[in-house]
RNA sequence: GUAGAGGUCGCGUUGUUCAUCAGUAAGCAGGGGAUAUGACAGGCAUAGAAGAAGCUGACGAAAGGGAACGACGCCGAAGGGAAAGCUGCCUGUACAGUUUUUUCUGGGCGUAGGAGCGAACAGCACUGCGACUGUCAUCCCAAACGGAUGGAGAGCUAC
Numbered sequence: 001g002u003a004g005a006g007g008u009c010g011c012g013u014u015g016u017u018c019a020u021c022a023g024u025a026a027g028c029a030g031g032g033g034a035u036a037u038g039a040c041a042g043g044c045a046u047a048g049a050a051g052a053a054g055c056u057g058a059c060g061a062a063a064g065g066g067a068a069c070g071a072c073g074c075c076g077a078a079g080g081g082a083a084a085g086c087u088g089c090c091u092g093u094a095c096a097g098u099u100u101u102u103u104c105u106g107g108g109c110g111u112a113g114g115a116g117c118g119a120a121c122a123g124c125a126c127u128g129c130g131a132c133u134g135u136c137a138u139c140c141c142a143a144a145c146g147g148a149u150g151g152a153g154a155g156c157u158a159c
Base pairs, nucleotide, nucleotide: 001159002158003157004156007075010074011073012072013071014070015069016068017067018066028057029056030055035047036046037045038044039093040092041091042090043089078105079104080103081102082101083100084099085098086097087096088095106133107132109130110129111128112127113126116124117123135151136150137149138148139147140146
């Protein structure tokens, strides 16, 4: 440098269907009568007596997140933390997305925790613990199967 392996829930992207979102939002009608919205505070802006908010009635979504099936790209696949920059009306705090730098994680599963995202008790993410699994090193075994301990993907195997 090239080609491969880990798993039957390997990783990511994407399409279709289904449930949820939700009898919610918007619009319409009634009534109401001056506020409401932009995450929060301040500002600014927008809407509002050509009728705001909350209430009632009929009608009634979608996105994100989830499950199943399929397609594509792959095996640091990919994901997380921190810092800085940009975007979300301005400033600050927070959150979300994105770029760069740096750092951590072999892989999935289960479980506990508090705060975060989320409509959610689903799920995601973080931290700890647990066994399982793949790989390498050392040791046990005559050898092998197998076992013990330890390490990490910039690794391992073949050429």

The RNA shown here (Lysine riboswitch aptamer) has 159 nucleotides and comes from a mouse gut metagenome.
Its Rfam family is "Lysine riboswitch aptamer". From the family's description: Riboswitches are metabolite binding domains within certain messenger RNAs that serve as precision sensors for their corresponding targets.
Its mean pLDDT, the model's own confidence on a scale to 100, is 83.
The sequence is in RNAcentral, with records from MGnify.